A computed fold for a 72-nucleotide RNA from Gnomoniopsis sp. IMI 355080, annotated as transfer RNA. NCBI's taxonomy places the organism under Eukaryota, Opisthokonta, leotiomyceta, Sordariomycetidae, Gnomoniopsis. Rfam family: tRNA. The RNAcentral record of the sequence draws on ENA.

[in-house]
RNA sequence: GUUUCGGUAGCUCAGUGGCAGAGCGUGGGAUUGCAAAUCCCGAGGUCGUGGGUUCAAUCCCCACCCGGAACU
Numbered sequence: 001g002u003u004u005c006g007g008u009a010g011c012u013c014a015g016u017g018g019c020a021g022a023g024c025g026u027g028g029g030a031u032u033g034c035a036a037a038u039c040c041c042g043a044g045g046u047c048g049u050g051g052g053u054u055c056a057a058u059c060c061c062c063a064c065c066c067g068g069a070a071c072u
Base pairs, nucleotide, nucleotide: 001071002070003069004068005067006066007065010024011023012022013021018055026042027041028040029039030038048064049063050062051061052060
């Protein structure tokens, strides 16, 4: 340099046009003699950046940035 995969909550990842989610973590509560475990409730997101298509974009298209792989 070319091709290809990925970037979504603090972490690991789902979601492939129509309300952004799960597990873990974290805050509060229940339970307990005190804890752990368990259960309940909550907070936390400009969906990598910019543009385009569309009534509507995390999702489709283009460029760029970052990371991985293959080839040269």